RNA sequence: UCGCACUAGUCGGGGAGAUAGCGGUGCCCUGUCGCCUGCAAUCCGCUCUAGCAGGGAUGAAUCCCCACACCAGGGCUUGUCCGAGUGCCGUCAGGCGCGGGUAAGCGGCGUUGAUGGACCGGUCCCGCGCAACGAGAUCCCGUGAACCAUGUCAGGUGGGGAACCAAGCAGCAUUAAGCGGAUCAUCUCGUGUGCCGUGGGGUCACCGUUCCUGAGCUGGCUGCCCGCAAACCGGGUGUUCGGCUGGCUCAAAUGUGGGUGUGCGA
Numbered sequence: 001u002c003g004c005a006c007u008a009g010u011c012g013g014g015g016a017g018a019u020a021g022c023g024g025u026g027c028c029c030u031g032u033c034g035c036c037u038g039c040a041a042u043c044c045g046c047u048c049u050a051g052c053a054g055g056g057a058u059g060a061a062u063c064c065c066c067a068c069a070c071c072a073g074g075g076c077u078u079g080u081c082c083g084a085g086u087g088c089c090g091u092c093a094g095g096c097g098c099g100g101g102u103a104a105g106c107g108g109c110g111u112u113g114a115u116g117g118a119c120c121g122g123u124c125c126c127g128c129g130c131a132a133c134g135a136g137a138u139c140c141c142g143u144g145a146a147c148c149a150u151g152u153c154a155g156g157u158g159g160g161g162a163a164c165c166a167a168g169c170a171g172c173a174u175u176a177a178g179c180g181g182a183u184c185a186u187c188u189c190g191u192g193u194g195c196c197g198u199g200g201g202g203u204c205a206c207c208g209u210u211c212c213u214g215a216g217c218u219g220g221c222u223g224c225c226c227g228c229a230a231a232c233c234g235g236g237u238g239u240u241c242g243g244c245u246g247g248c249u250c251a252a253a254u255g256u257g258g259g260u261g262u263g264c265g266a
Stems, first nucleotide, its partner, number of pairs: 001266006009058003012030004020047005035055005064259006073250005079244001081243009092234001094233002097228006104222003107218003116212003120208004124201006130194002132191007140181004149174004157166003
């Protein structure tokens, strides 16, 4: 150096958590590499060379061991950072909603006279009158009395010798009481009708006329100030979660380098 046969080793690893500590089952990440059976989270089995028990494959190196590099992924942590949820704060000079004030800006009115003042009058109150309306009555028209309205009273009745006379039903007419109608006219009563007339009262306010004065008045919009309500938006603060940045730590796979048996034979 080569061949044969063995053995050590290997047949996944890692993170968090849990644990006195280690490993496994469970959760998470990773590698096309996946050994099998039993035990096992109110745990199972061990003790720093740290799963236990049994079986199988491979087997001295591209496969095992160590170191370094790189790095999926995880854990811890930082920040006057970003985002979201949530609690608290109105002693939070903000926004939104109300009320009041101001009159800087805009607008409106104003020398065809603002504002202010004076006089008079109205709106207001009382009395009287008038009108309207409502109700009623009178007047007018129509109807309207079997007998107890009137007039005329056929027929009939009574008196009379007769002429005539008398009472008087029906009918007719005119009316009383009553009923109905409809305009005008007249009268009575009344009223949340009217300002029509007349007399008086009143002056806080509003409106109007006249006169005096002569440039402001208003508060509709914006702005500014004060106060109130509410806690929606915003603000502050605490906390939780996520993101980003930085640090520390663990770290699979991959890569590089190094290291590592036994026996027999040639």